[in-house]
Predicted 3D model of a 1470-nucleotide RNA (small-subunit ribosomal RNA) from an uncultured prokaryote.
It matches the Rfam family "Bacterial small subunit ribosomal RNA". Its family is annotated with ribosome and structural constituent of ribosome in the Gene Ontology.

RNA sequence: UGGCUCAGAACGAACGCUGGCGGCGUGGAUAAGACAUGCAAGUCGGACGGGGAAUCUCUUAGCUUGCUUUGGUUUCCUAGUGGCGGACGGGUGCGUAACACGUGAGCAACCUGCCCUGAAGUAGGGGAUAGCCCUCCGAAAGGAGGAUUAAUACCGUAUGUGAUCUCCGGAUCAAAGGUGGCUUCGGCUGCCGCUUCAGGAUGGGCUCGCGGCCUAUCAGCUUGUUGGUGAGGUAACGGCUCACCAAGGCGACGACGGGUAGCUGGUCUGAGAGGACGAUCAGCCACACUGGAACUGAGACACGGUCCAGACACCUACGGGUGGCAGCAGUCGAGAAUCAUUCACAAUGGGGGAAACCCUGAUGGUGCAACGCCGCGUGGAGGAUGAAGGCCCUAGGGUCGUAAACUCCUGUCAUCGGAGAGUAAGCCUUUCACCAGUAACUGGGUGGGGCAUUGAUAGUAUCUGAAGAGGAAGGGACGGCUAACUUCGUGCCAGCAGCCGCGGUAAUACGGAGGUCCCAAGCGUUGUUCGGAUUCACUGGGCGUAAAGAGUGCGUAGGCGGUUGGGUAAGUCAGAUGUGAAAGCCCGGGGCUCCACCUCGGAACUGCAUCCGAUACUGCCCGACUUGAGGGUUGUAAGGGAGACUGGAAUUCUCGGUGUAGCAGUGAAAUGCGUAGAUAUCGAGAGGAACACUAGUGGCGAAGGCGAGAUUCUGGACAAUUACUGACGCUGAGAGACGAAGGCCAGGGUAGCGAAAAGGAUUAGAUACCCUUGUAGUCCUGGCAGUAAACGGUGCGCGCUUGGUGUGGGGGGAUUCGACCCCCUCCGUGCCGGAGCUAACGCGUUAAGCGCGCCGCCUGGGGAGUACGGUCGCAAGAUUAAAACUCAAAGAAAUUGACGGGGACCCGCACAAGCGGUGGAGCAUGUGGCUUAAUUCGAUGCAACGCGAAGAACCUUACCUGGGCUUGACAUGUUUGUCAUAGAUUUGUGAAAGCUUAUCGUCACUUCGGGUCACUUUGCACAGGUGCUGCAUGGCUGUCGUCAGCUCGUGUCGUGAGAUGUUGGGUUAAGUCCCGCAACGAGCGCAACCCCUGUGUCCUGUUGCCAGCACGUAAUGGUGGGGACUCUGGACAGACUGCCGGUAUCAAACCGGAGGAAGGUGGGGACGACGUCAAGUCAGUAUGGCCCUUACGCCCAGGGCUGCACACGUACUACAAUGCCCAGUACAAUGUGAACCGAGACCGCGAGGUGGAGGAAAUCCAUAAAACUGGGCUCAGUUCGGAUUGUGGGCUGCAAUUCGCCCACAUGAAGCCGGAAUCGCUAGUAAUGGCUCAUCAGCUACGGAGCCGUGAAUACGUUCCCGGGUCUUGUACACACCGCCCGUCACAUCAUGGAAGCCGAUUGCUCCCGAAGUGUCCACGCCAACCUCGUGAGGCAGGGCCCUAAGGAGCGGGGUGGUAACUGGGAUGA
Repeated sequence: UGGCUCAGAACGAACGCUGGCGGCGUGGAUAAGACAUGCAAGUCGGACGGGGAAUCUCUUAGCUUGCUUUGGUUUCCUAGUGGCGGACGGGUGCGUAACACGUGAGCAACCUGCCCUGAAGUAGGGGAUAGCCCUCCGAAAGGAGGAUUAAUACCGUAUGUGAUCUCCGGAUCAAAGGUGGCUUCGGCUGCCGCUUCAGGAUGGGCUCGCGGCCUAUCAGCUUGUUGGUGAGGUAACGGCUCACCAAGGCGACGACGGGUAGCUGGUCUGAGAGGACGAUCAGCCACACUGGAACUGAGACACGGUCCAGACACCUACGGGUGGCAGCAGUCGAGAAUCAUUCACAAUGGGGGAAACCCUGAUGGUGCAACGCCGCGUGGAGGAUGAAGGCCCUAGGGUCGUAAACUCCUGUCAUCGGAGAGUAAGCCUUUCACCAGUAACUGGGUGGGGCAUUGAUAGUAUCUGAAGAGGAAGGGACGGCUAACUUCGUGCCAGCAGCCGCGGUAAUACGGAGGUCCCAAGCGUUGUUCGGAUUCACUGGGCGUAAAGAGUGCGUAGGCGGUUGGGUAAGUCAGAUGUGAAAGCCCGGGGCUCCACCUCGGAACUGCAUCCGAUACUGCCCGACUUGAGGGUUGUAAGGGAGACUGGAAUUCUCGGUGUAGCAGUGAAAUGCGUAGAUAUCGAGAGGAACACUAGUGGCGAAGGCGAGAUUCUGGACAAUUACUGACGCUGAGAGACGAAGGCCAGGGUAGCGAAAAGGAUUAGAUACCCUUGUAGUCCUGGCAGUAAACGGUGCGCGCUUGGUGUGGGGGGAUUCGACCCCCUCCGUGCCGGAGCUAACGCGUUAAGCGCGCCGCCUGGGGAGUACGGUCGCAAGAUUAAAACUCAAAGAAAUUGACGGGGACCCGCACAAGCGGUGGAGCAUGUGGCUUAAUUCGAUGCAACGCGAAGAACCUUACCUGGGCUUGACAUGUUUGUCAUAGAUUUGUGAAAGCUUAUCGUCACUUCGGGUCACUUUGCACAGGUGCUGCAUGGCUGUCGUCAGCUCGUGUCGUGAGAUGUUGGGUUAAGUCCCGCAACGAGCGCAACCCCUGUGUCCUGUUGCCAGCACGUAAUGGUGGGGACUCUGGACAGACUGCCGGUAUCAAACCGGAGGAAGGUGGGGACGACGUCAAGUCAGUAUGGCCCUUACGCCCAGGGCUGCACACGUACUACAAUGCCCAGUACAAUGUGAACCGAGACCGCGAGGUGGAGGAAAUCCAUAAAACUGGGCUCAGUUCGGAUUGUGGGCUGCAAUUCGCCCACAUGAAGCCGGAAUCGCUAGUAAUGGCUCAUCAGCUACGGAGCCGUGAAUACGUUCCCGGGUCUUGUACACACCGCCCGUCACAUCAUGGAAGCCGAUUGCUCCCGAAGUGUCCACGCCAACCUCGUGAGGCAGGGCCCUAAGGAGCGGGGUGGUAACUGGGAUGA
């Protein structure tokens, strides 16, 4: 940089655990799936005839004298006719991307029942038809015929206020009554109706501007299409429909197509801008089983109407019928999921009615559901022995925790009892007053009074009484983010997880528990939205290297645009008016005790429209200007482009001459060429391609690119000067042009080079790198292609902003005879740098700085620049360009390390130069492997393997087999028993241990109770474990490495990690020292200080020494004595680059020299920085945790650790003559010795034995060997070599069989110097010779630790191998190259592309058929009203035609989804 993830809020939610109360809300989001049952739209008898019931009384008739019948009065009911309403209310969101919605306008282009206002009228007639009755058909639903009847049903006539049409003459058009009051019976009058007209209100219809989804991998769409004329149609405008005419109309400001979706007020979120959504409530729209259609009506193309078609379901007598819950409840289904088949019309509202009233699943209530919001409670105060119990524990204690118990209170909610609302206003009836009205009354309105009444909720809210802390707390989390920690269990298992990630034996991450934290009647989880995400950036991002500048210019649309004047007023600004529904949000007030909730007022609704203003800026119009731009003239430089021409060098080839055996090629070779004469060389010729030197971070071009020369044509740039034009400009989506190399097509050409191909090499292989050939191609002409790390990885244009220094081109100044040098300036091209910018690197007037304009592009990595589709292409391919899935990163720059078959410098027995070994033999020893009852365990590259082990026959010993013990072999405490103990001896058995048995023996202190010490026994705590974990540890050790390094404080630099110091120049063994330096100092390391050794001086003087003196011996410091010497042990001195010369920065230092015993750290040792290797060790000891506890403890016997086809390491002895053997003979040092060393002497060939002088040691043990002298051996498996084996001995030890060492005799193996490879060593070293010591009874020691003797060779040098140090460089490594990581193949899983086909839904066009129905035509059949009475007008049935739903067929139509043998790549996995 960038993605992923979390913390917040919200929800019509669902799920898990849990659940006390109340208020207010909310509750089928999926299947517009199917629906049983009940209800949801009726009402009016004051429109009408009839029917029925009841009452009353008079009347009629019959008689049985109280019944039937006829008529009448009053009241009630109502099937039908008729009126109004069923177009509202209620539901749902299928369809719809549309004037559907929102907002604002318009209709001089419209309608409007009921309602209101006003004007006028309401006259006089007629014919039918339901019902009822009769007959008939049908299962039913229902239907047919006849007779008869009413109206506010229907139809003429009259009138014409008025309306419509009009040629202005005229023509046409209405009506209905019902019920009250009064009455002089003539009539008058009220109310409700009816008719015509006008106006209003309300509701609707139509038109227009603007606004609001995704997709260009949908780019062109359209024929009633666009317009006109005329006609038809409608309430009304209109291609709405039709005829004719014209050819238009729409579209990059996204038409057409596809997908999705009811729209809005608002809701959620957000700081806002925005984003997402459109439940409940409200406005609008659409729909009512699916599709089509009209009728009626003011209004419908009608949710609970009609007709038709289809699907589905039901009834059926099989002929035929019926139905439509997306109304309220309810059922089934699907689903993670959404309620009662409740009460009431009391209120509010609606329909009808004159009214009473009726209807109303609208509505008001109740019920169910923690679904949401809000409120309340589950108690309050006191109470420490800090109870019990749980948990932890360092065993002390801590914590749960005043929490509980206990004491004293309170009484909300729930429970029980009592009282008990408001919501109610009315209607009806009666009466009074006032108002309007009437001739008057009645009736109407307002107010008051009276009578009788109306409650679903509900005996609810509320109030009150009673009782008792009594009935009422859970969920999640506790590794970080993120508030909150311990223990146990588990052991990469079980599991957790939002991301990072936990879990492989000490898990704060899993599971349990305790504790804690957060919320709380809820708490979590899941899903979704916004937020955080400035992570699509308008507010508010970027593109040199992180994703991102198109390869380049030209230019269309578009965007943006210099100075100035005037006009206009579109943008802009101000004011006003209208509108922006209500609800919601916000503010204020009020009502439910508060709150949620409800209510009132205000503000707001950022918008739209209109009007009047303002005119700075922008736009538009007109005029002017010159600085932007262009242009004239004069010059200049240049590999700018194109054409045709010319040239020389070189390569190759051909011919000829000379000439002979090789040439060519490579790391080395071979293939190849050459005696048919190559290569080489000379001459002549042919042909193609490319243009050495000049040549330069120099020039030109937009980029690609351009390099021999002259010439023709042509483009651009720059400078100087300035008449001219007058903004003519900048950028640039599309479009079109150019565009390296390679590639393609056609035709030429082909010297060299050279994909492919062939051959030769290299190699494990070598389809490569190297070599020899060589075709396309490279070249030319014409065309295609259109890409590159097409890069300055940096789009173009303009302006502004400190400098220095080169270079190319031009001009000017000064100077000069003219120049050069010098100064100024414009354009280009480089380097270095300031401010500033940048994550850093870096950029820096040629910006990546500061600004403006325009274009292109980016939004995590992979999948993928891929698939599909489109376009282009002859093809190759290009361009445009996804998704599923998957990951928790991918990336940039810089830092520190590590690494490099990177570089520079330096060091080391690292190589080289040498000497001696190992690897071959035999033997010893260790290891692996094998074997075994066991072969105990550990150590495993260097840095395990003669290592732990400085001593395995038993013991050791840890292993195996067998026999035994169980408070134990060992420690501490306590308890029981015996009153006596400890101890000693003993019987049996046994391999021993052990078990068992017997005898002897008998303690001390004492406060005299008994207790204590010791012992034994019983029991309990516990002991014990070489059992596991060195990856839980301490300690110790190895290694890098005795390498020269590792760090810190302060300062400075850097955003930071870090850097600087510590780098650099010298020098050193050294980060040793010097000089320099933004560093200055310091610490751990280096060195020195310590020990041994090398020289001297002083002191010391026995056990050491003996020069001189003396004595003595066969001899010996043997003796006296001495301190001189050696030596012993102390102290001190000495060496410091101190001195001299040279070299050097005259610094550090180096080289040489003198002196000196020693010279440049004299030699050796001890000493090991920060760290690395989870290096080694739990078996040396210590130690956490785990494990065993009559055994994984302890004791004992025997065995094993020694086992042997084999492999490796380390040593020893050899292979011999520098040797071996024999004899003689000389010279040490370290160090050891009492259960010890052991002399002389004697015995034995010898090992050894006997014996015991001397020695707790400078005294004794105690002779060194090689060397040296003399002799033998004479090159041989030997007089080398000594293995192996036999026999006989010796020693140690309870014990040498497994399994010791030594001696003697005999035997006499391999081996004649060792393949590949490999080790040590630089001087008293290597090599070689012996001696001593530890362990130890003895010894497998040839091992180890030391000592002394003899005593070399070589180092030119740092190229190479190995290891290390410093600096630098690259890095995709950081577990750090034993790193990281790519691809194929194999297996498994997942998603996806292609695919013959198969199956869906959808859609276009053409055609066929065509229901119902409107329209139209016919109408010979039928018909009451009217009339001139007929073949009338008019109407209807029926039929034809147009249109048309469903249906059918075709176009192998289109786009789209699913599936699929096979197949392609992709992702993930140890």